[in-house]
RNA sequence: GCCGAGGUAGUUUAGCCUGGUUUAGAACACUGCGCUCAUAACGCAGAGGUCGAGGGUUCAAAUCCCUCCCUCGGCA
Repeated sequence: GCCGAGGUAGUUUAGCCUGGUUUAGAACACUGCGCUCAUAACGCAGAGGUCGAGGGUUCAAAUCCCUCCCUCGGCA
C1' cells in the first nucleotide's frame, strides 16, 4: 500500500441488511432499599449512551452515501 472484519453504558453485546412505535434495549458490574446475626446469593428500585469523528441525503439517520481515525486478521 491492497483486501476483509469490527468500533453502541465501566465490561460483553442486541438492534444496522429492510430509516419512523414514549425514553437506543439486555446481561454483568455499580448505587440504594428489602431479606440475613452477618456476608454472599436472591428480590425491588435507580443511575449510567451526544451509537469512533466530521460531512451529505431525507420530513426523519445507530441504520443509507462520502471522507478520516482507531483495533484485529490476511496479502504484498
Overview
Transfer RNA from a Nanobdellia archaeon, 76 nucleotides, folded computationally. Taxonomically the source falls in Nanobdellia (Archaea, Nanobdellati, Nanobdellota). It matches the Rfam family "tRNA". It is annotated as a transfer RNA.